Small-subunit ribosomal RNA from uncultured haloarchaeon MSP41, 1450 nucleotides, folded computationally. Rfam family: Archaeal small subunit ribosomal RNA. Clan: SSU clan. Lineage of the source: Archaea > Methanobacteriati > Methanobacteriota. Its mean pLDDT, the model's own confidence on a scale to 100, is 82.
RNA sequence: UCUGGUUGAUCCUGGCGGAGGUCACUGCUAUCGGAGUCCGAUUUAGCCAUGCUAGUCCACCGAGCCCUUGCGGCUUGGGGCGGAUAGCUGAGUAACACGUGGCUAACCUACUCUGUGGACCGGAAUAACCUCGGGAAACUGAGGCUAAUGCCGGAUAAGAGAGGGAUACUGGAAAGUUCCCUCUCAGAAAUGCUACGGCGCCACAGGAUGGGGCCGCGGCUGAUUAGGUAGUUGGUGAGGUAACGGCUCACCAAGCCAGUGAUCAGUAACAGCCGUGGAAGCGGGAGCUGUCAGUCGUGUUCUGAGACAAGAACACGGGCCCUACGGGGCGCAGCAGGCACGAAACCUUCACAAUGCACGAGAGUGCGAUGGGGGGACUCCGAGUGCGAUCUUCCUACAAGGAAGGUCGCUUUUCUGCAGUGUAAGGAGCUGCAGGAACAAGGGGUGGGCAAGACGGCUGCCAGCCGCCGCGGUAAUAGCCGCACCCCAAGUGGUGACCGUUCUUAUUGGGCUUAAAGCGCUCGUAGCCGGCCGUACAAGUCCGCUGUAAAAUCCACGCGCUCAACGUGUGGACACGCAGCGGAUACUGUGCGGCUAGGGACCGGACGGCGUCGAGGCUAUUCCCGGAGUAGGAGUGAAAUCCUAAAAUUCCGGGAGGAGCACCAGUGGCGAAAGCGCUCGACGAGUACGGAUCCGACGGUGAGGAACGAAAGCCAGGGGAGCAAAGCGGAUUAGAUACCCGCGUAGUCCUGGCCGUAAACAAUGCCUGUUCGAUGUCGGGUAACCUUCGUGGUUACCCGGUGCCCAAGGAAAACCGUUAAACAGGCCGCCUGGGAAGUACGGUCGCAAGGCUGAAACUUAAAGGAAUUGACGGGGGAGCACCACAACCGGUGGGGGCUGCGGUUUAAUUAGAUCAAACGCAGCACACCCUACCAGAGCCGACAGCAGAAUGACGGUCAGCCUAAGGGGCUUACCUGACGCGCUGAGAGGAGCUGCAUGGCCGCCGUCAGCUCGUGCCGUGAGGUGUCCGGUUAAGUCCGGUAACGAGCGAGACCCGUAUCCCAUGUUGCGAUGGAUUCACUCAGUGAAUCCAGCACUCGUGGGAGACCGCUGGCGAUAAGCCAGGGGAAGGAGCGGGCCACGGUAGGUCAGUAUGGCCCGAAUGCUCUGGGAUACACGCGGCCCACAAUGGCCGAUACAAAGGGACGCCACCCCGAAAGGGGAAGCUAACCCCCUAAAAUCGGUCCUAGUCCGGAUCGAGGCCUGCAACUCGGCCUCGUAAAGGCGAAAUCGGUAGUAGUCGCUGGUCACUAUCUAGCGGCGAAUAAGUCCCUGCUCCUUGUACACACCGCCUGUCAAGUCACCCGAGUCAGGUUCAGACGAGGACCUCGCCCAGCGAGGGACAAGUCUGAGCUUGGCAAGGGGGGCUAAGUCGUAACAAGGUAUCCGU
Repeated sequence: UCUGGUUGAUCCUGGCGGAGGUCACUGCUAUCGGAGUCCGAUUUAGCCAUGCUAGUCCACCGAGCCCUUGCGGCUUGGGGCGGAUAGCUGAGUAACACGUGGCUAACCUACUCUGUGGACCGGAAUAACCUCGGGAAACUGAGGCUAAUGCCGGAUAAGAGAGGGAUACUGGAAAGUUCCCUCUCAGAAAUGCUACGGCGCCACAGGAUGGGGCCGCGGCUGAUUAGGUAGUUGGUGAGGUAACGGCUCACCAAGCCAGUGAUCAGUAACAGCCGUGGAAGCGGGAGCUGUCAGUCGUGUUCUGAGACAAGAACACGGGCCCUACGGGGCGCAGCAGGCACGAAACCUUCACAAUGCACGAGAGUGCGAUGGGGGGACUCCGAGUGCGAUCUUCCUACAAGGAAGGUCGCUUUUCUGCAGUGUAAGGAGCUGCAGGAACAAGGGGUGGGCAAGACGGCUGCCAGCCGCCGCGGUAAUAGCCGCACCCCAAGUGGUGACCGUUCUUAUUGGGCUUAAAGCGCUCGUAGCCGGCCGUACAAGUCCGCUGUAAAAUCCACGCGCUCAACGUGUGGACACGCAGCGGAUACUGUGCGGCUAGGGACCGGACGGCGUCGAGGCUAUUCCCGGAGUAGGAGUGAAAUCCUAAAAUUCCGGGAGGAGCACCAGUGGCGAAAGCGCUCGACGAGUACGGAUCCGACGGUGAGGAACGAAAGCCAGGGGAGCAAAGCGGAUUAGAUACCCGCGUAGUCCUGGCCGUAAACAAUGCCUGUUCGAUGUCGGGUAACCUUCGUGGUUACCCGGUGCCCAAGGAAAACCGUUAAACAGGCCGCCUGGGAAGUACGGUCGCAAGGCUGAAACUUAAAGGAAUUGACGGGGGAGCACCACAACCGGUGGGGGCUGCGGUUUAAUUAGAUCAAACGCAGCACACCCUACCAGAGCCGACAGCAGAAUGACGGUCAGCCUAAGGGGCUUACCUGACGCGCUGAGAGGAGCUGCAUGGCCGCCGUCAGCUCGUGCCGUGAGGUGUCCGGUUAAGUCCGGUAACGAGCGAGACCCGUAUCCCAUGUUGCGAUGGAUUCACUCAGUGAAUCCAGCACUCGUGGGAGACCGCUGGCGAUAAGCCAGGGGAAGGAGCGGGCCACGGUAGGUCAGUAUGGCCCGAAUGCUCUGGGAUACACGCGGCCCACAAUGGCCGAUACAAAGGGACGCCACCCCGAAAGGGGAAGCUAACCCCCUAAAAUCGGUCCUAGUCCGGAUCGAGGCCUGCAACUCGGCCUCGUAAAGGCGAAAUCGGUAGUAGUCGCUGGUCACUAUCUAGCGGCGAAUAAGUCCCUGCUCCUUGUACACACCGCCUGUCAAGUCACCCGAGUCAGGUUCAGACGAGGACCUCGCCCAGCGAGGGACAAGUCUGAGCUUGGCAAGGGGGGCUAAGUCGUAACAAGGUAUCCGU
């Protein structure tokens, strides 16, 4: 002095944990010594075997015995003193019990000290002893003898009472003390003992010591205990006591105590002190000391100076023991010890040597008090468990240092042995000698808090850990084990308790708008607080002095044990106090006198939905009557129930009745609050303003108490138009006991009476004072001006009310801010984590409903406030997008097929991907291979070790058999010649597992326009600002504003392609022009091909130009920009691509590769054969072909681009109907080849038909690839000719060279394209808008969400478990009252053979029984709600307008 846990993060409130100290028990561990006020206190003040714990005195008397030598010894009866101390314990006790200070003029005190005076005369017994009895015992009876310091009588002294007197003393006061007289009463002593010193005895006085009694003050909880009390309170008298007193009794009075808490209940011995804390305090009060109380429970009593006595008595109760059944005995809360109880505590030890007590003249005796020893880690203190050198190994790389081991040396506290000393005796200790490193380290922890492991193994939400947070679901720094490290150390951890931490009960020192907390409001009692001046007192207050506040404890400084602990001396502190005396008088208080600033009264003119009562009015709804009029009305999102031909709705007129009071009306007024709204009147109340009036502190607050108190509700009686809980219908819905609709009863209204609660809110108690301003409004006043003159208007100022904004200041913040939540004072109420719960029980109020008061067990680590960033909303605003709509075009969804997926099937149908963002996806198309799957067969171990092996390892092979097949195996035979898979490890390999351990790559958000930083500023902080606002953009694009100014990543720029032009270049490209050759023809000529010249054009390659809102007009702020136009090949990003932020999605991939960990390892590795991935009742996605005439078929004729080619493309020729086959030139390719493009166009045919549409399916024949086309390829020809006639709900793509349509090429590839990547041909329609749907971005708002709405969360029911409440009753205890019985002792009376006994009496009274009341606890059928418990049921109430705003009362 802090620290962990509420959150995504923050600040605050608040509780729960942690770190410290102390006490008890306990786990593991343990070498020694010293000291201590430690050791059956906690539970059972439970019970106890056995031994011991109180005796002593013979110098008081008697007796017996012994040597009978003494002043002898031993024993014992009587007698004296002591057994009221000491010891133990804390049950009871809330009290004068204790503490502290007083009083006793109301008292006692043995032994002891001081002083004074005394001890005279007599007497009767009795124990021991002797004799005789009873009884089991305990014990006890009769007779006889005797002594005293035992007992009794008389005297005297002193004494007590009454009366009288005297003087003095003490004192606040005589009732005290002293002295004298009279009467009455009762009434001392031991002429002892003696060793002659003395010890004793009696009386009085005083002291000391110890006690008794009284009083002030002080110290627990509960009001869910508010009234208690009959000897109660007082008086008079009496009794009793050492003494006062209702202590007891008789009579009289009716008091006494209590909110400053009586009584009752619970708990408890009190204090010095002890623990803790900085202190205040809180907690404790076992040990040591003081006091009290108790000694099995209860009562009573004797003796005595002292007891109501427990190692005394009597009685009862309960318990135990002995018994011959007649009767007896006992009381460890003394020391040891035992049992029981429990988490919990030692030896049945030694000694009176010391200290102290009893007795004694003394010697001495006795003492479980005490002093010693033994046991116990109980506490505190001290010490040790070694030190050094060297070598080796390890930590490391030298050094240094450390650890382990070896060798050598040193020391000896402790240890072992011996001797002395020590002591009552011993032990310990101390001293000396000898031996020998020898005999001596653990406990807890290592995720954070909190110091110390990202070490190994095991486990796998299991086992377990954890004070709190939290770890553990296959890589655990958190479990268990090992190692290492950290902390403390003869100890170290755990559990429980207390203090601290905690300003978390707040006096020091907290709070109450929203976190818990202001009573709904006012009046007012007690209490608390209180204006100005003067005066008196001195109670509070302050100062000084005196007494006291025990010792121990605590502090300081010394001293003594070797130090220390410990002990001790001196001083101090503490007990913060109490009492007495003296003083001060500012403040508080009290008395007295005065004042007017607080308050009140009065007066004035105003003001107001203030209250009560009465009267009058107004419109509307409804109903009734009359008239007019006809088919609907009403209602809703849409409907229906409902009304209406018996005439509704609607219109006109008249009437009835109840309720309400539009406009004015306001952010405005009044009231204590609840609340108050048509007009007028009566009565009542009030604030503010103004006053040169009066009173004179009369005031403030306010526990209890009282009055008022919305709505609902209740009782009684009225009233009832509209509305409308309940109820009945209609809808909605999965349901709809709701929301919506149609009806409708209580009620709403009035009178009288209850209830007493509301989110009764400003969630803000009342009163007073202090502290900047700005601006509305209401009432009053003052002044000026205006005036229609009115109760008018305007402006300024003052007072009071009511709003809004802001300074200082405050606050956790939101916010408050002269109407405080600021700064101060006074008084009241209330709070102390959440839940259980405003519940239960009790009390009280109420007719009831219910109100007020108001817990606990148990459970939980949070619950909460304010604000922040997100996300979300069936919140709002702005903007945007053909993966949105609208407009338009074409599809999918229906059929057949292809393909992928699911499912099913299967030996296997390998495995992955599963909304968008899986499903012609990885995969670029599976006959074998690929291949991971299935069936069958076979093969493989680098390296190391061990069996084995020239008596032949390993390997190979003819034949036969097994077999689908095989030296694969087996049989047999042979060849070869050195290693060795038979065993244990360890490897290779693994398309085995984990994409939730990873890298890399990829998808999606994202066809988005966002994401951040530096500095500054704002905020306690999270964070904000910048990034916002106005315009604009495709864009956080740009412009302007602005506590921001700048910057970065993205956007853009950039790169590629394409569109126009220019320059350069010219082969394999081109070929205009010129020339040459050849060929064809309609041959003067025309056309084609080739070659040469050429490079103009096309094209290819390279380089450049061009586009920038640059120009004009308009809009806009003159900006940014937008619209239109001109020019231009191209116009506003020209068009199309590439790249694509910070991040997120535990998105996908361990099966492409890489890679951690785990697993398999003669099989999950490797090879081969065959099969499967191609299955097929089904469901889904993508695509192809169609359903036809914008078409099909036949014939003829045009025009591309971009690619590819050597295991290749293949011209050309021949064969075949075709697929194709046989030859064959060229081409490493701007050269040769693939290469005929198709749709189109022209001509013909078909004629609306399941067709000359459509082509699935099947049959036959043939071709190609390939080892091989059965499962399972492609192609050709012929035949066959299915479904299908444009597709429900729903859904997809597209804004221009796009959709659509047509073909071509590449990829894969031995063969196979309805796939995919590209290429070109033909080539539209519609919109140019919007935010309705789906989404995205920004701003704003709400939030109980943050795993972020696929969120959160609630109640019933069902299951388990725990504590509680009610409960017919039942059991036990406490207490009060009444009654009965009543041991017993004291008292009274009587009698007797009178130390006493017997009888009787009325009180008292333990205890027992009965009854009643109050109260506490246990058990309880059954009933009730409550808490808690990973994945139960039903719904969806709440949180976003939560989809009917929520909440409060009823």